Transfer RNA from a Pirellulales bacterium, 72 nucleotides, folded computationally. Rfam family: tRNA. By type it is a transfer RNA. About the family: Transfer RNA (tRNA) molecules are approximately 80 nucleotides in length. The RNAcentral record of the sequence draws on ENA. The coordinates come from a structure-prediction model, not an experiment, and the mean pLDDT is 81.
[in-house]
RNA sequence: CGGCGUGUAGCUUAACGGUUAGAGCGGACCUCUUAUAAGGGUCUGACGCAGGUUCGACUCCUGCCGCGCCGA
Numbered sequence: 001c002g003g004c005g006u007g008u009a010g011c012u013u014a015a016c017g018g019u020u021a022g023a024g025c026g027g028a029c030c031u032c033u034u035a036u037a038a039g040g041g042u043c044u045g046a047c048g049c050a051g052g053u054u055c056g057a058c059u060c061c062u063g064c065c066g067c068g069c070c071g072a
Stems, first nucleotide, its partner, number of pairs: 001071007010025004018055001026044006048064005
């Protein structure tokens, strides 16, 4: 430099173009216990950035950025 893939919560991840983006782990609080752990309940927090298409975009298209793989 070129090609391919990928980017969602602190981490691991789901989501035909259409309801308030859904879970698990984690964290906070409550409950249970003599106490701790385990269990139960409530809460917490996310679509890489900028454009485009569309009535409607996490999803499709383009560019940029980051990461991974391949080639030179």